[in-house]
RNA sequence: AGAUUGAACGCUGGCGGCAUGCCUAACACAUGCAAGUCGAACGCGAAAGCGCCUUCGGGUGUGAGUAGAGUGGCGGACGGGUGAGUAACGCGUGGGAAUCUGCCCUGCAGUGGGGGACAACCCGAGGAAACUCGGGCUAAUACCGCAUACGUCCUAUGGGAGAAAGGGGGCCUUCGGGCUCUCGCUGCAGGAUGAGCCCGCGUCCGAUUAGCUUGUUGGUAGGGUAACGGCCUACCAAGGCGACGAUCGGUAGCUGGUCUGAGAGGAUGAUCAGCCACACUGGGACUGAGACACGGCCCAGACUCCUACGGGAGGCAGCAGUGGGGAAUAUUGGACAAUGGGCGAAAGCCUGAUCCAGCAAUGCCGCGUGUGUGAAGAAGGCCUGCGGGUUGUAAAGCACUUUCAGUGGGGAAGAAAAGCGCAAGGUUAAUACCCUUGUGUGUUGACGUUACCCACAGAAGAAGCACCGGCUAACUCCGUGCCAGCAGCCGCGGUAAUACGGAGGGUGCAAGCGUUAAUCGGAAUCACUGGGCGUAAAGCGCACGUAGGCGGCUAGGUCAGUCAGAUGUGAAAGCCCCGGGCUCAACCUGGGAACUGCAUUUGAUACUGCCUGGCUUGAGUAUGGUAGAGGGGGGUGGAAUUCCAGGUGUAGCGGUGAAAUGCGUAGAUACCUGGAGGAACACCAGUGGCGAAGGCGGCCCCCUGGACCAAUACUGACGCUGAGGUGCGAAAGCGUGGGGAGCAAACAGGAUUAGAUACCCUGGUAGUCCACGCCGUAAACGAUGUCGACUAGCCGUUGGAUCCAUUUAAGGGUUUAGUGGCGCAGCUAACGCGAUAAGUCGACCGCCUGGGGAGUACGGCCGCAAGGUUAAAACUCAAAGGAAUUGACGGGGGCCCGCACAAGCAGUGGAGCAUGUGGUUUAAUUCGAUACAACGCGAAGAACCUUACCUGGGCUUGAAAGGCAUAUGACGUUAUGUGAAAGCAUAAUUCUCUUCGGAGCAUAUGUACAGGUGCUGCAUGGCUGUCGUCAGCUCGUGCCGUGAGGUGUUGGAUUAAGUCCCGCAACGAGCGCAACCCCUACCAUUAGUUGCCAUCAGGUUAAGCUGGGCACUUUAAUGGGACUGCCUACGCAAGUAGUGAGGAAGGCGGGGAUGACGUCAAGUCAGCAUGGCCCUUACGCCCAGGGCUACACACGUGCUACAAUGGGUGUCACAACGGGUAGCCAAGCCGCAAGGUGGAGCCAAUCCCAAAAAGGCACCCCCAGUUCGGAUUGGAGUCUGCAACUCGACUCCAUGAAGUCGGAAUUGCUAGUAAUCGCGCAUCAGAACGGCGCGGUGAAUACGUUCCCGGGCCUUGUACACACCGCCCGUCAAGCCAUGGAAGCCGGGGGUACCCGAAGUCAGUGUCCCAACUUUUCGGAGGGGGAGCUGCCCAAGGUAAAACUGGUAACUGGGGCUAAGUCGUAACAAGGUA
Repeated sequence: AGAUUGAACGCUGGCGGCAUGCCUAACACAUGCAAGUCGAACGCGAAAGCGCCUUCGGGUGUGAGUAGAGUGGCGGACGGGUGAGUAACGCGUGGGAAUCUGCCCUGCAGUGGGGGACAACCCGAGGAAACUCGGGCUAAUACCGCAUACGUCCUAUGGGAGAAAGGGGGCCUUCGGGCUCUCGCUGCAGGAUGAGCCCGCGUCCGAUUAGCUUGUUGGUAGGGUAACGGCCUACCAAGGCGACGAUCGGUAGCUGGUCUGAGAGGAUGAUCAGCCACACUGGGACUGAGACACGGCCCAGACUCCUACGGGAGGCAGCAGUGGGGAAUAUUGGACAAUGGGCGAAAGCCUGAUCCAGCAAUGCCGCGUGUGUGAAGAAGGCCUGCGGGUUGUAAAGCACUUUCAGUGGGGAAGAAAAGCGCAAGGUUAAUACCCUUGUGUGUUGACGUUACCCACAGAAGAAGCACCGGCUAACUCCGUGCCAGCAGCCGCGGUAAUACGGAGGGUGCAAGCGUUAAUCGGAAUCACUGGGCGUAAAGCGCACGUAGGCGGCUAGGUCAGUCAGAUGUGAAAGCCCCGGGCUCAACCUGGGAACUGCAUUUGAUACUGCCUGGCUUGAGUAUGGUAGAGGGGGGUGGAAUUCCAGGUGUAGCGGUGAAAUGCGUAGAUACCUGGAGGAACACCAGUGGCGAAGGCGGCCCCCUGGACCAAUACUGACGCUGAGGUGCGAAAGCGUGGGGAGCAAACAGGAUUAGAUACCCUGGUAGUCCACGCCGUAAACGAUGUCGACUAGCCGUUGGAUCCAUUUAAGGGUUUAGUGGCGCAGCUAACGCGAUAAGUCGACCGCCUGGGGAGUACGGCCGCAAGGUUAAAACUCAAAGGAAUUGACGGGGGCCCGCACAAGCAGUGGAGCAUGUGGUUUAAUUCGAUACAACGCGAAGAACCUUACCUGGGCUUGAAAGGCAUAUGACGUUAUGUGAAAGCAUAAUUCUCUUCGGAGCAUAUGUACAGGUGCUGCAUGGCUGUCGUCAGCUCGUGCCGUGAGGUGUUGGAUUAAGUCCCGCAACGAGCGCAACCCCUACCAUUAGUUGCCAUCAGGUUAAGCUGGGCACUUUAAUGGGACUGCCUACGCAAGUAGUGAGGAAGGCGGGGAUGACGUCAAGUCAGCAUGGCCCUUACGCCCAGGGCUACACACGUGCUACAAUGGGUGUCACAACGGGUAGCCAAGCCGCAAGGUGGAGCCAAUCCCAAAAAGGCACCCCCAGUUCGGAUUGGAGUCUGCAACUCGACUCCAUGAAGUCGGAAUUGCUAGUAAUCGCGCAUCAGAACGGCGCGGUGAAUACGUUCCCGGGCCUUGUACACACCGCCCGUCAAGCCAUGGAAGCCGGGGGUACCCGAAGUCAGUGUCCCAACUUUUCGGAGGGGGAGCUGCCCAAGGUAAAACUGGUAACUGGGGCUAAGUCGUAACAAGGUA
């Protein structure tokens, strides 16, 4: 990612159907309505209006026995609302017995005869009101007796008690009444319905709630109730509940169901249905069939309202509605037409139940917003590689349709009844009444302008929202520039953002779409299904043992568990299946299935349980042996350290990386002798032994636990594990008392160091030792719980037994108990484990659920304390962690290489100068390079130019390019003015071709554009540096591994080399190495001018000068040659070695070119190219002058020196590579010289540059700031060049600085090398001490790989991977956040004790009062009633002391988080002291 919701919010919004709609304040409520009805139970009884009369006061008739209230009956216990309380027999499910039940049904029996009141009403009184009081009259289905009593109740066989009511219709009537029907009434019994009670099972979290309980548990008796019961009371007993979680605290209405899920589960309990509870808060009863009563009563309290202040009234959690709360939830609507309810005989009345309508996209379902055609692929938009693409058949256009909405018309069903008429049947004496059925007639619709149908018009009125980096379907442009912002997670944004914002396009869903919240899922991430614990979180330190759980073989019994069948139940609705009805669907509806459950019953009996027997293999006991640092106590021994005493002896000892503190001339250390004292037991000694673990080590004695072996005998499941519990339990620590040699926290001193509260050294106290008592923890580790069973082998070792063999010692086989090493299968994430399992199973216990906070806080328990044990949360992070892999790194290891070190030679660093850089300066000192790998680098050459910089002056389609349009005819040349020049201004002169259309060329104007050494080398191409000419870097297939990856490429040997050989789960291959290429060293062949000259000839002062020749040298082309090929030794081979042979050259002959995969965001946008951005009368272009050449300073690279291996002068030799026509320049002459003049030769094996220098031979100098050194400065010149002032090179004369070999440090070089000597070339007008080349002379040293640096391979550790320039810890300082403690302060609920005690039931009553009966009226009676009073109980309230819990708090503790704070460097590598 999915599904879902009583939802809310944002944007948007056409219609209909069906549903749903205060989840928050059980907060407070204005107003209206929501429970009445009956005249067929009863008495009373208006008024208005109208009519008549009137004495005008009124009367009377009608209205009307109406309205109305009252008595009485039934109903207000249903229906409707809400979920506060409740963890409970409240609910669910299944049972039960000791009950009641109005109205309803059935049956039986009855309904006789009396009496006295009280409302209403009238009169009077009080009060503001609500209302109340007194007197009088009156009816009943109101009330009370009497009679009767089938059945009923009580009593206990004698008896006693207990009812009732009438109304209406009809007929008859002697008006007394009778008969009948019907509705009622009474008693009893049964039923139905409803209700009460009891029980089994199920029903949330917390043990940081472990003990609770006095009516408590039971009994007896009594009371009470409809009914059982401590429900209540008295007495008696001392019980009852609890680890299977009582009590206490928190939270919560329960269920059918709903959502999700494959299921098991998890979450939930709106609407609908069942049950419960509640009705402002608390208490109480009355009435009644039913209530302790939502729209009843009484009391107390809070609140609101009225008041005349005396007193009263009220309860929307009914329907609407209001305020409030809140993210949030509707109308003060219509109707009783239908369904249902109450009352009534009925008509009917009442009904905010209900049915409808209204509001809301809140949800589900359905429909529509058009359909077909239509390419010029229109316009516009967007993109573009400029061609085009896309939007897109989309639109327009053309043809059609008309659902829905609109207008008009028609038009069902929901309605059946009741009533009335007729007929039949029943009942009856009855053709009355009444009931049933049929038939006819006839009235009733809130919804409603209904559903539905028809007609009309016209595409007409009807599309949005989110997303487009990955997960996840969908991509580009612009803007922005770590900003603004996004974000579910990862993460985007610092100038090219598919991630921000906009646009175009696209994707998804659609009258909705997104977001937020919430639940389940994914999550096997609490694991019953279905997880784990060696190292990731997780085995208690170890044992004993209680409860509990589990338990060997066998027989019988039982049938509790288990399994099967049947019966009852598991409400309806819902889910599922099959049908049916709305046009479909949602929705509604019929039937079925299901409801996995519970109960009863009948069977089965294998297994488990229980009961009763038996058995021996588990377990144990006995007998005989064995080994052992097993434990406790006592004794004893030697070595060593230290101390003391004595002796010998003299200047040191001791200690360290090096030292010092310390000890010692008062005699140490050293050596010898004697003594004291404490602690520990060398060798033996061993992955040896013993023990449960911790742990245990000289020897001997005493006491004592366990294990093992062998053979028999015995008991007969006696067993295993083990929550709580109990015991043991290293070191350190604590208490008391001893002891104290050595060692040694703390402490002191000395060192080290930036510091050193450390590491090192010298001392040294607790402690370490003993006894007794605490503590109870460790990396208490095999990081591996205990017990049992099973599952290949091999090799050690300890203790037994046994067999073989043996003179002994050794030895071998089998078996058993330990203890080790490998290893198959199997397991494991891997590492690894592997009969001593981490394998395969069984039993039981303990423990885990992301990191940090934290093993902390609070509370409890333990402890003398230190502390231990049990053990959270807020907050915070997106990781923390394991194993393994590849790298990188290590003050890890091994092997190897390199001028890396060492051995040498010459330098640099010191001086002067040159040159580059930094810095500073400046108008500018243009820019870049800047560890190695910038710094004589770009620059193979800055006086102008170059030139990019600065100042100043100018130009604007431009200095150069090409295109278009227009205009002109020139362009050019000459001249003038101005000016530093560029430029500006002016004057003169004046086109070509032509098919006559124009074309070419040039200029001007305009336009697109040019131009930019402006930025970005971190957007790039290309090129380059570097590691490094290091030997490495990879691939295919195979094999191994879950995988990353490995193997190959490692190993042995060898090489300069991943070079080659051998081995090998590898076999091959590629890029690198090597070779192929060039130069050089030897030879041959070919060729012979400009080269050469041996021979022949000519010839000169001389000379290959000439003829001639091509032998030699040489030139330059082609070949040959070198391969460990041969020999010896070593070696498996590869190969190595040899002063080997041969050879010009020997083991790559020397040198060059050649640079793997890659690294450094290395360098370069200023060489070139180039994306993007920026400038456009300037950041472009031109010009003059200046600058790049500055100068307190610092660094790099060089040159010249400091001298005698030298300097100077003279003379004499010997090269090679090269260059030359805008050139090299000869001879000759001039000048001291630079140079000038001169002009021959040469486009070069011909001529020139060109002299090579060091060197040789002579002479001078004689160790000095010099005859060394040449800087600097003065003067005079030469050359190049428009031009040498800033700012060139060279020459001559003069001047003659520093410098006497260079501190720390550092560079190059291994042979034709270093060193030294000169020569040439590129650039270039001129300007090298630089660069690139060339030859001449020509060394020293290398033992070797310990060390420094760099590199390669293997291995090891790792907390690193931006890869050690890594990572990372703690205090302190700052800010923010949550939290603990805390003097106190403010609440909350509950309990306890006491006080007070309303209303009310009950009980008592000696005071007062009283209609029914009786009595002839005085009174009396009763198991009578009432009032008052008293008592028990008790709500609210009050007081007191505690406990619990929450909020807050000065101050205080730690914790967490926060780009760049401070101090150190603790950890990760041997992390530098593991």